This is a predicted structure of a 470-nucleotide part of an RNA (small-subunit ribosomal RNA, 3' major domain) from an uncultured bacterium.
Its Rfam family is "Bacterial small subunit ribosomal RNA". Rfam links the family to the GO terms structural constituent of ribosome and ribosome.
The prediction has a mean pLDDT of 85.
[in-house]
Context: one part of a larger RNA
RNA sequence: UGACGGGCACCCGCACAAGCGGUGGAGCAUGCCGUUUAAUUCGAAAAUACGCGAAGAACCUUACCUAGACUUGACAUCCCUGGCAAUGCUAUAGAAAUAUAGCGGAGGUUAUCCGGGUGACAGGUGGUGCAUGGUUGUCGUCAGCUCGUGUCGUGAGAUGUUGGGUUAAGUCCCGCAACGAGCGCAACCCUUAUAUCUAGUUACCAGCAGUAAGAUGGGGACUCUAGAUAGACUGCCAGUGAUAAACUGGAGGAAGGUGGGGAUGACGUCAAAUCAUCAUGCCCCUUACGUCUAGGGCAACAGGCGUGCUACAAUGGCUGGUACAAAGAGCUGCAAUGCCGCGAGGUGGAGCUAAUCUCAAAAGCCAGUCUCAGUUCGGAUUGAAGUCUGCAACUCGACUUCAUGAAGUUGAAAUCGCUAGUAAUCCCAGAUCAGAAUGCUGGGGUGAAUACGUUCUCGGGUGUUGUACA
Repeated sequence: UGACGGGCACCCGCACAAGCGGUGGAGCAUGCCGUUUAAUUCGAAAAUACGCGAAGAACCUUACCUAGACUUGACAUCCCUGGCAAUGCUAUAGAAAUAUAGCGGAGGUUAUCCGGGUGACAGGUGGUGCAUGGUUGUCGUCAGCUCGUGUCGUGAGAUGUUGGGUUAAGUCCCGCAACGAGCGCAACCCUUAUAUCUAGUUACCAGCAGUAAGAUGGGGACUCUAGAUAGACUGCCAGUGAUAAACUGGAGGAAGGUGGGGAUGACGUCAAAUCAUCAUGCCCCUUACGUCUAGGGCAACAGGCGUGCUACAAUGGCUGGUACAAAGAGCUGCAAUGCCGCGAGGUGGAGCUAAUCUCAAAAGCCAGUCUCAGUUCGGAUUGAAGUCUGCAACUCGACUUCAUGAAGUUGAAAUCGCUAGUAAUCCCAGAUCAGAAUGCUGGGGUGAAUACGUUCUCGGGUGUUGUACA
């Protein structure tokens, strides 16, 4: 100087407390361990692995296994040599890769195309993340981390950065052997909340005409869209305070003291993660640890764990009627009205390269019914019949209909999230994607309770103290 303390003081955080809803019990989905297996590819491991890499494993993907094949190679450059032949189509053998035969005829003939040869080489999702770059997690959006000059100290170092206040903040003020500065904080950026101006089409419709309908004429008011501008700065008032910084209350205001949300992550820590995104040193393989193909596996199932979904019901289930979003996506696409089917869907194709057309709401509200039951709750499981995608749904897809109708009556110890348009609850969309979400990322609808307080638990910051630690 740090680190540590079941030392002290001060401060903060959904850290506790006060509340609301969960997890832990059930069934299923999904990831992991374990076990099994020819293979169940690999990585991730307290917090910071475990719906994680994977924004989507039937083939492909695919790295694994079995079998069949190739050896200058699936891909690149160079050298030598041959060519009318190459891609393709057909036939035969085969599981295919591939091999043989025939057809065919682009471009080109100084061959950029194909075959053969030779070796230099290619290739490796083989090893090492404890050789590395790059990227990422975490402490933590915590308020810290440093430097120059000066001063003090023999020196390591100290001072500044400590102190008195204050703040979300090393934020600001005052004081001070310090005076200044940098990276962080804040602000500048995006979005949301208000108004004005400009502009009205595909959006809107107050008044006028008009209709089944903002269809149409028309309008430029309103909504909305998207550009510009204004607006919030402790600016104003009162009190407290050291006359300061600031705090408390008030006015005005759409908004008030960082208005809400996002992006933004200092010096560093964990030899943290990643050699399987990529790049890369070294090591290793080179008729194989490379490459191609078919089938299988990644989906197994005694058991354990994590994350979720659906429930256990009446604040509910079912039936009928009826209303209101936002944000997105759409030409290999989204697909309306209609017709067929109980339905998943089929048929057909209006319109739309989209404020124009389409995908397209649910909880809610109004009626009826069920009457507390393992039920008209719950939907697992299983049987049968189908639909769709796709060469192909056996291993191993999603969905539909009929039948079946399991566990489950609110969950031990323990444990998680959340402070407001939040929790809870209800749907919608998108990426990936032929098909395949209860996951993920967004969007809106309805919309609470509680916070006395900082003794305690956890994490963090500052000062100080002790030390068998460095």